[in-house]
Context: one part of a larger RNA
């Protein structure tokens, strides 16, 4: 001198682009972070149009009755029937729309958050699997024949305060289960060729076994989808060399241990697990104990060497109240899934029940310290659908906060009677100081009006930001300068107050009556929207 996720004092005009609970992986009110598919399925509601049938109003029309006038003739007014028009209402059937508890389906294994564990093939790097797995996606092949039985929803009865159930009946599918057909699969017997790195891989062939499915949209053509098998893409598993902390005031550690055999059990090697047999492994080239710790690309610092460090961003790990299971699944031994155990909080009818923010906000607590219960899926992306679309506290933006970086402003040019006032003075005069008033200007920022985007692809439509960001047009130096310092290191000095007291101080040190070292003023120096203290690293 640099640097920071900072913090504290004092002080603040604007912007643009990072950052922003480092402590208690402490406990959490409340909202919202993972859901879609009705074109897989029965169903249930719910506006419509038709078309059947019931009731009801109205309107007029025919007939018949009854009664009134009139009588040359169809006149008036009840009451009945019959059919028609319209309107309203209820049941059913059809059609197509819309919304959906549930059954299925595919995502809830990504993303988001944390760093408690962990010194370990966790982690970085290089190799390796002749010992694997891969939903979705890519290309090619081939194939989808016929059949059963159930089950929820729904009804009925019923049990609990509630969660949540029981027991009866009847139904549907891409749900579940034979059955056929089937092979380049898989098993197991050979035959032949090859190639390799030991176990052995690779192709080619023959038998024998084993064994598969679903359909939905459309008028169609066709799409979407099953089912089997190859190859590939991604993603992961799994072994190995090597690398990196600390203490020997941790030196002997280990008995599933170290090995074989032969099993089990994984996708897959393997003491992983199991039975038997063997006595081995490890170790001062630090084992085992203890302690600390996420790891790495980077980052800070340094001329380099090296040192220090892991916050934001990016890979990889590990964790999700604590311990512990395994279930479903291509994939979890699974943050907003399941069971169990313990804490701890809530409810309760006292019998039992719920719950897990290390997702976004945001509450209490701890602390020196650390933000809004914000807007939108317009944009990147993710699911889930044929799609429109729905969903996304991923994300894009806003909000706060000088926490950092970086840009600007706070005027600009003239202006000596060197005004006034302030300090100091030898009382002559210095200094403040072109400083200020005073003239002439200018509009960056501010303010107000008007205009107004790009981000948006595309056949059109669609923008949170945002009426922003930029542009014009007026106003009017007006609204915007502090903070530390001044004995030496170290740029800057004198005055009054104090008088070893108040007090200063990174070090030397300074104050006991002329203190440039306390304190206060002018002065002055050094940075400036900052500026000094501190704490940590170089």
């Nucleotide at each position: 001198g640099g640097a920071c996720g900072a913090a504290c004092g004092c002080u603040g005009g604007c912007g643009g682009c990072g950052c922003g609970c480092u402590u208690a992986a402490c406990a959490c009110a409340u909202g919202c972070a993972a859901g879609u598919c009705g074109a897989a399925c029965g169903g249930u509601c719910u506006a419509g149009a038709c078309c059947a049938u019931g009731a009801g109003a109205a309107a007029g029309a025919a007939c018949a009755c009854a009664u009134c006038a009139a009588u040359u003739g169809g006149g008036g007014u009840g009451u009945g029937u019959u059919g028609u028009u319209u309107c309203u209402u209820g049941u059913g059937g059809u059609c197509g729309g819309g919304a959906u508890a549930g059954u299925g389906g595919c995502g809830g294994a990504c993303g988001g958050g944390u760093g408690a564990g962990u010194a370990a093939c966790a982690c970085g790097u290089g190799a390796g699997c002749a010992a694997c797995c891969u939903a979705c996606c890519u290309a090619a092949c081939g194939g989808a024949g016929g059949g059963g039985g159930a089950u929820a929803g729904c009804g009925g009865c019923u049990g609990g305060a509630a969660a949540c159930g029981g027991c009866c009946g009847a139904u549907a599918a891409u749900a579940c289960c034979g059955c056929a057909u089937g092979a380049u699969g898989u098993a197991c017997a050979g035959a032949a060729a090859u190639c390799g790195c030991a176990u052995g891989g690779u192709u080619u062939u023959u038998g024998u076994a084993u064994g598969a499915a679903a359909g939905g949209a459309g008028a169609a053509a066709u799409c979407c989808g099953c089912c089997g098998a190859u190859a590939g893409a991604u993603g992961g598993g799994c072994u190995c060399g090597c690398g990196g902390c600390c203490a020997a005031u941790u030196a002997g550690g280990u008995a599933g241990u170290u090995g074989g055999u032969g099993g089990g059990g994984u996708a897959a090697u393997g003491g992983c697990c199991c039975a038997c047999c063997a006595a081995g492994c490890c170790g001062a080239c630090g084992a085992u104990u203890g302690g600390u710790a996420g790891c790495c690309g980077g980052a800070c610092u340094g001329a380099g060497a090296g040192g220090u460090u892991g916050g934001a961003c990016g890979g990889c790990c590990a964790c999700a109240u604590u311990g512990g299971g395994a279930c479903u699944g291509a994939g979890a031994u699974a943050c907003g899934g399941c069971c169990c155990a313990g804490a701890c909080u809530c409810c309760u009818a006292c019998g039992g029940g719920a719950g897990g923010c290390a997702g976004c906000a945001g509450u209490g607590g701890g602390g020196a310290a650390u933000a809004u219960u914000g807007c939108a899926c317009a944009a990147u992306g993710g699911a889930g659908g044929a799609a429109a679309c729905u969903c996304u506290g991923a994300u894009g933006c806003a909000g706060c906060g000088a926490c950092g970086c970086c840009g600007c402003g706070u005027g600009a040019g003239g202006g000596a009677a060197g005004a006034c006032g302030g300090u100091c003075u030898u009382c002559g005069g210095a200094u403040u100081g072109u400083a200020a008033a005073c003239c002439u200007c200018u509009g960056u920022c501010u303010u107000a009006g008007g205009g107004g985007a790009a981000g948006a692809g595309u056949a059109g439509a669609a923008g949170a930001c945002g009426g922003u960001a930029c542009c014009c047009u007026a106003a009017g130096a007006g609204g915007a300068a502090g903070c530390c310092a001044c004995g030496g290191c170290u740029a800057a000095c004198u005055a009054c107050g104090u008088g070893c007291c108040a007090g200063c101080a990174g070090c030397c040190g300074c104050g006991g009556u002329a203190a440039u070292a306390c304190g206060u003023a002018g002065g002055u120096g050094g940075c400036g929207a900052g500026c000094g203290u501190u704490g940590u690293c170089c």
Small-subunit ribosomal RNA, 5' domain from an Oscillospiraceae bacterium, 538 nucleotides, folded computationally. Lineage of the source: Bacteria > Bacillota > Clostridia > Eubacteriales > Oscillospiraceae. Its mean pLDDT, the model's own confidence on a scale to 100, is 82. Its Rfam family is "Bacterial small subunit ribosomal RNA". Gene Ontology terms of the family: structural constituent of ribosome and ribosome.